[in-house]
RNA sequence: GCACGAUUAGCUCAGGGGUAGAGCAUCGCCUUCACACGGCGGGGGUCGUUGGUUCAAAUCCAACAUCGUGUA
Numbered sequence: 001g002c003a004c005g006a007u008u009a010g011c012u013c014a015g016g017g018g019u020a021g022a023g024c025a026u027c028g029c030c031u032u033c034a035c036a037c038g039g040c041g042g043g044g045g046u047c048g049u050u051g052g053u054u055c056a057a058a059u060c061c062a063a064c065a066u067c068g069u070g071u072a
Base pairs, nucleotide, nucleotide: 001071002070003069004068005067006066007065010024011023012022013021018055026042027041028040029039030038048064049063050062051061052060
C1' cells in the first nucleotide's frame, strides 16, 4: 500500500429500518447487631465523525478516524 473485520452505558456484549437493551459495575431501599450473600428500584448513551438514501437510520450507502487480522 491492498483486502477483510470491528467501533452501541464505566467494562464485556446483544440489537441488522419503526420508543436503544442485558450482564457486571455504580447509587438508593429492604434484609443483618454489622458485613457478605440475596430481593426491589433508580441514574448513566448526541449508537466513532461527517455526509447521503428514506416518511423514519444504531441498522442501508460513501468518505474519514481509530483498533485488529491477513497479504506483498

Predicted 3D model of a 72-nucleotide RNA (transfer RNA) from Treponema sp.
The same sequence occurs in records of 2 taxa.
Its mean pLDDT, the model's own confidence on a scale to 100, is 84.
Rfam family: tRNA. Gene Ontology term of the family: triplet codon-amino acid adaptor activity. Rfam's curators write: Transfer RNA (tRNA) molecules are approximately 80 nucleotides in length.